This is a predicted complex of two RNAs, RNase P RNA and transfer RNA, with 471 nucleotides together.
It holds a member of the Rfam family "Bacterial RNase P class A".
[in-house]
RNA sequence: CCAGAGGGCCGGACCACCGCGGGGGAUCUUUGGUUCCGCGAGGAAAGUCCGGGCUUCAUGGAAUGACGGUAGCGGAUAACGUCCGCCGGGGGCGACCCCAGGGACCAGGGCAACAGAAAGCAAACCGCCCUUGCGGAGUCCGAAGGACGAAGCAGGGUAAGGGUGAAAGGGUGCGGUAAGAGCGCACCGCGGACGUGGUAACACGGACGGCACGGCAACCCCUACCGGAAGCAAGACCAAAUAGGGACCGCAGGACGGCGGCAACGCCGUCCGCCGCAUUCCACGGUGCGCGGUCCGGGUUGGUUGCUUGAGCCUGCCGGCGACGGCAGGUCUAGAGGAAUGGUGGUCGAAGGGGCUUGCCCCUUACAGAACCCGGCUUAUAGGCCCUCUGGUCCG
RNA sequence: UCCGGUGUAGCUCAGCGGUAGAGCAAGCGGCUGUUAACCGCUAGGUCGGGGGUUCGAAUCCCUCCGCCGGAGCCA
Repeated sequence: CCAGAGGGCCGGACCACCGCGGGGGAUCUUUGGUUCCGCGAGGAAAGUCCGGGCUUCAUGGAAUGACGGUAGCGGAUAACGUCCGCCGGGGGCGACCCCAGGGACCAGGGCAACAGAAAGCAAACCGCCCUUGCGGAGUCCGAAGGACGAAGCAGGGUAAGGGUGAAAGGGUGCGGUAAGAGCGCACCGCGGACGUGGUAACACGGACGGCACGGCAACCCCUACCGGAAGCAAGACCAAAUAGGGACCGCAGGACGGCGGCAACGCCGUCCGCCGCAUUCCACGGUGCGCGGUCCGGGUUGGUUGCUUGAGCCUGCCGGCGACGGCAGGUCUAGAGGAAUGGUGGUCGAAGGGGCUUGCCCCUUACAGAACCCGGCUUAUAGGCCCUCUGGUCCG
Repeated sequence: UCCGGUGUAGCUCAGCGGUAGAGCAAGCGGCUGUUAACCGCUAGGUCGGGGGUUCGAAUCCCUCCGCCGGAGCCA
């Protein structure tokens, strides 16, 4: 210098004037006005995808079931699906990057189109080989006759080779065989008692096994672990309104037994008891009134609080490989509620584009905006700066 | 703030692991004196975008985008 990898930071600066939303002070003609001081968007405030705090509801505790989620191991943390370190697998010459990464014999079910002989306790289409089987083209010797015998058929062996497929039940080589085959052997792969190291995932070695246990669980499922539900329009207080209503349902169950179901629970039968009050001599039934629930309809759509001091931020030291933790000092930094955070001018700066008189002028400036608060993830983002590392080239 | 649904041809919708379809519309041809209707043929698809699982994804999973709809207070 070229090409690349990883990480961090900033995301215009200052001044003046006019505005806007909160806070504090002073003052006045006091439910408002005037004036002064101070504060006022982000790295994502976003998506609302996870995890918490807080609040209300339900609940004696625990367990189980259903439903949903997570998934190598160890740690960090309030917690997490996040982060850190490590392991295993894959990619890259490398720095480094990617992985939803438990279980597919020892629970079970399911799926694999088309092609292909065969797709799940494997199978045999072509091929190869055997037969003392059938067959007989043809060849030879030849007087009769005999010998050899191709194609094809039948029976059997085989899984080397061909072909199909995403996938065909170890691979290569040598031996072996009628042809072949873990049939035998060597190496590799696979399984693997056991041993060593490691907290563990796992790694290394490996007797032994001739190889038998294929793929999909981001299909059901199994295993382990986690989760009560809802959300600041939560919730609390005050004020206003709550006129007159309509429709439907309920206001008597308990005990025992049986059946179904994993369970929660449901259904059936028997026995006892009986319907809020009134009406009726009593019962059934009806009617009226009352209470409760759902829906329709109706009424408010005001104020205060929750509300911002918090797993807070900055600096230094210590512990830890690291995520992070501890200690000390400093600091207070938006709290609106149809919702403020803006506009104009000047000076300077960065990048890009354009113009020409070549060092000046003009234009443009990213994504986006708090809404109870935090920790993450994901997504969007003009442009700029810094650090570490890798490969290559040149020079010393 | 919370919840649900949906996106496939120009339009309306099927298809939910195995070659992307139907109706209407469009184009061409036929029928007719002509048009419509009718008959036949044809073209037309990033299955909203991206990534993953799988031999294979419109379909399963993750993420982003667009559209539609619903709920809350008092009594």